A computed fold for a 78-nucleotide RNA from a Bacteroidota bacterium, annotated as c-di-GMP-I riboswitch aptamer.
NCBI's taxonomy places the organism under Bacteria, Pseudomonadati, Bacteroidota.
It was read from a public genome assembly, where an Rfam model found it.
Of the family's consensus pairs, 90% are formed in the model.
RNA sequence: CAGACUUAUUGCCAAACCUGUCGUGAGGUAGGGACGGAAAGCCACGGGUCUUUCUAAAGAGAUAGCCGGGUUGCACUG
Numbered sequence: 001c002a003g004a005c006u007u008a009u010u011g012c013c014a015a016a017c018c019u020g021u022c023g024u025g026a027g028g029u030a031g032g033g034a035c036g037g038a039a040a041g042c043c044a045c046g047g048g049u050c051u052u053u054c055u056a057a058a059g060a061g062a063u064a065g066c067c068g069g070g071u072u073g074c075a076c077u078g
Stems, first nucleotide, its partner, number of pairs: 001078002012037002017032006035065001041071003045068003048063005
């Protein structure tokens, strides 16, 4: 410097659900918990889905553990 592979080692993250709390809401957040993950680290740029308001338009949000993309990184090997 690269990143096929996830064999090995050290470890890492944490779905559903429960409790507290924030929010009109989708959902976020802290603790418990463990379905899974090899970037399940970060980013709302494009698409999808969801919320906001009976529908549509326009707008404002949510989702990165929906897909694509961007970006940073660990072990090992070369």